The prediction has a mean pLDDT of 79.
Predicted 3D model of RNase P RNA and transfer RNA as a complex of 422 nucleotides.
[in-house]
RNA sequence: AAAGAGGGCCAGGAAGACGCGGGCUGCUUGGCUUUGCCGAGCAGCUUGAGGAAAGUCCGGACUCCACAGGGCGGGCCACUGAGGAAACCUCAGCGGGGGCGACCCCGGGAAAGUGCCACAGAGAACAGACCGCCGAUGGCCUGGGCGAGAAGCCCGGGAUCAGGCAAGGGUGAAACGGCGGUGUAAGAGACCACCAGCGGCUCGGGCGACCGGGCCGGCUCGGCAAACCCUGGUCGGAGCAAGGCCAAAUAGGAAGGCGCUCGAGGACUGCUCGUCCGAGCCUUCGGGUAGGCCGCAUAGACAGAUGUCUUCCCACGACAGAAUCCGGCUUAUCGGCCCUCUUUCGCC
RNA sequence: GGCGGCGUAGCUCAACUGGUGAGAGCGCUCGGCUCAUAUCCGAGAGGUUCGGGGUUCGAGUCCCUGCGCCGCUA
Numbered sequence: 001a002a003a004g005a006g007g008g009c010c011a012g013g014a015a016g017a018c019g020c021g022g023g024c025u026g027c028u029u030g031g032c033u034u035u036g037c038c039g040a041g042c043a044g045c046u047u048g049a050g051g052a053a054a055g056u057c058c059g060g061a062c063u064c065c066a067c068a069g070g071g072c073g074g075g076c077c078a079c080u081g082a083g084g085a086a087a088c089c090u091c092a093g094c095g096g097g098g099g100c101g102a103c104c105c106c107g108g109g110a111a112a113g114u115g116c117c118a119c120a121g122a123g124a125a126c127a128g129a130c131c132g133c134c135g136a137u138g139g140c141c142u143g144g145g146c147g148a149g150a151a152g153c154c155c156g157g158g159a160u161c162a163g164g165c166a167a168g169g170g171u172g173a174a175a176c177g178g179c180g181g182u183g184u185a186a187g188a189g190a191c192c193a194c195c196a197g198c199g200g201c202u203c204g205g206g207c208g209a210c211c212g213g214g215c216c217g218g219c220u221c222g223g224c225a226a227a228c229c230c231u232g233g234u235c236g237g238a239g240c241a242a243g244g245c246c247a248a249a250u251a252g253g254a255a256g257g258c259g260c261u262c263g264a265g266g267a268c269u270g271c272u273c274g275u276c277c278g279a280g281c282c283u284u285c286g287g288g289u290a291g292g293c294c295g296c297a298u299a300g301a302c303a304g305a306u307g308u309c310u311u312c313c314c315a316c317g318a319c320a321g322a323a324u325c326c327g328g329c330u331u332a333u334c335g336g337c338c339c340u341c342u343u344u345c346g347c348c
Numbered sequence: 349g350g351c352g353g354c355g356u357a358g359c360u361c362a363a364c365u366g367g368u369g370a371g372a373g374c375g376c377u378c379g380g381c382u383c384a385u386a387u388c389c390g391a392g393a394g395g396u397u398c399g400g401g402g403u404u405c406g407a408g409u410c411c412c413u414g415c416g417c418c419g420c421u422a
Stems, first nucleotide, its partner, number of pairs: 001344010012313007020048013050319001054330002057328005062239004074235005079093005094107005108230002113228002115224003130169002132165003137162003140158007177195002180192003196220001198217008243294004253285006265277004314317001349421007358374004367405001376392005398414005
């Protein structure tokens, strides 16, 4: 210098003008049921979105409902240790895979059981025999020798039948250890040495996952659990439109009082008289609707606020805006800065 | 705001427990029949299975994540 890896930060800045929401103080002022309550206006001071406020994917706080205890069923999580209220969270480590590397991705159990593994292929899970190899053994055909002889004996040949084999070819995502030798008719863990893997015992290290070594064993055991399932852990349900408080009118409920021709009450009608209607009327209490308040936050509402304009500067400005709150994850995002590290090249 | 469900051809729906070039009806195009149109007959086109990633030999189907639509809730 180029190409990368991991992590952190900013999210236009400054000045001015006009506005918007909340809070406090002061002044003016309105209404009412007037020691008070509910407002309105003006002025001043102060405060006012994010790294994701988003998706609502996890986990909680909070609130109401349910709940003696136990079981069945269901959801979620899953290497180890630590942190944390908890988590599909974070940090450190372990194992496997990928990358030259910095680094990244994945994570219980397939040797408890069930199930699936299409097509192709001979065979797809206590395997299998298409091509191929062999044909030792027993037949078949056949050549030669001895022999009188298709008897019998001896030496062969064919790859034809039975049969043996799984090394090689071929199929597939996957073919039942690898490689070398012994062995054989041909072969094969059939046997042997080494290696890989598994299981048991054991020694050492580590809190642990696990790592390193020794001995023995049968020679070897496929993949899928984001299939059922098993093991361990965890989870009651609903969600601030949760829930709580205050509380009109009308209707209905309860209690009390008055009244039903000896007339409560109502209409004309503001009052009195009068006329007419007339069986209900009044008070209180409780539930509860409209409505209001709380829940509600050092931004914060239902009238739902944070904007616009001018000037200057630069890197020329992306994704996007709270609605109960908090801890995470994921997704979107113009551009820029900083730190650490890797590989290659050049120079000293 | 909160909670739940769905997404396959232009439209309406299939695809069994994951299995091989994802099908059917209507519609569309072309040809035939007819004087002509419709009906009818024959042939054909048309798919990012909503997008992306993962598990698996293999994904429309299983898992994660985003997008869109619908329903319920004062």

It holds a member of the Rfam family "Bacterial RNase P class A". Rfam links the family to the GO terms ribonuclease P activity, tRNA processing and dimeric ribonuclease P complex.